Transfer RNA from an Erysipelotrichaceae bacterium, 73 nucleotides, folded computationally. The sequence was found in a public genome assembly. The source organism's lineage runs through Bacteria, Bacillati, Bacillota, Erysipelotrichales and Erysipelotrichaceae. Rfam family: tRNA. It is annotated as a transfer RNA. Its mean pLDDT, the model's own confidence on a scale to 100, is 82.

RNA sequence: GGAGAGUUAGCUCAGUCGGGAGAGCACUUGCGUCACAUGCAAGGGGUCAUGGGUUCGAACCCCAUACUUUCCA
Numbered sequence: 001g002g003a004g005a006g007u008u009a010g011c012u013c014a015g016u017c018g019g020g021a022g023a024g025c026a027c028u029u030g031c032g033u034c035a036c037a038u039g040c041a042a043g044g045g046g047u048c049a050u051g052g053g054u055u056c057g058a059a060c061c062c063c064a065u066a067c068u069u070u071c072c073a
Base pairs, nucleotide, nucleotide: 001072002071003070004069005068006067007066010025011024012023013022019056027043028042029041030040031039049065050064051063052062053061
């Protein structure tokens, strides 16, 4: 220098069929216990990497940029 994959909650990741943003773990509160853990119930937490475009409508489609990673040279 060229090519591919990835970037979504604190962490690991779904969601690619364009219309409701989610799961597990973690966190908070309550129940429970002598106390802790397990368990049960409820809750909080998001600029969907950044900017622009298409569209009635974008995490999702298009373009550019940044970062991570793999391969080639």